Model confidence (mean pLDDT): 84 of 100. This is a predicted structure of a 78-nucleotide RNA (c-di-GMP-I riboswitch aptamer) from a soil metagenome.
Formats: sequence, C1' cells, structure tokens
RNA sequence: GAUAACGGCAAACCGGUCGUGAGGCCGGGACGCAAAGCCAUGGGUCUCGCCGCGGCGCGAGAUCGCCAGGCUGCCGAA
Repeated sequence: GAUAACGGCAAACCGGUCGUGAGGCCGGGACGCAAAGCCAUGGGUCUCGCCGCGGCGCGAGAUCGCCAGGCUGCCGAA
C1' cells in the first nucleotide's frame, strides 16, 4: 500500500461432533480481510460458578473476524 501478480484466510447460515454454557473442531458456504498469521499481556464484550448477591466483587473460562500491545511474515508499481 496499487483497479498489479502468485497465492492465503473465511462471517452469517446449513450438516456433523465436543462442551452446562460462551464457544471449539470438521465439512459445505462466502460477508468480508494486507496480517482475518501466532500470543489472552492491558482494556472491552460474552459464559459458567461462588459470595457478605442494589457489586460487574471473587474465581474459572470464551473471543485475537472488538481495540491496543508483542512476535513473525508474502508480493510490490509510482
């Protein structure tokens, strides 16, 4: 970061499967994505449990396709 090239990923939804759940994985499917590659480190959101239950208080989780941060990386005109 271009109406370039080689390629990549894959939202909703559907089927299967695992999980109490958020949600994960596999297949189909493409809304989008230049880090939509990796990491839950900070914030956000969501789930479950606990308690002294008008607290977003404590704990355990989910999400990096919510944002920030860290690490790595393909191509490349003007």

Description: Its Rfam family is "c-di-GMP-I riboswitch aptamer". For this family Rfam cites "Identification of 22 candidate structured RNAs in bacteria using the CMfinder comparative genomics pipeline" (Weinberg et al., Nucleic Acids Res, 2007). Rfam links the family to the GO term cyclic-di-GMP binding.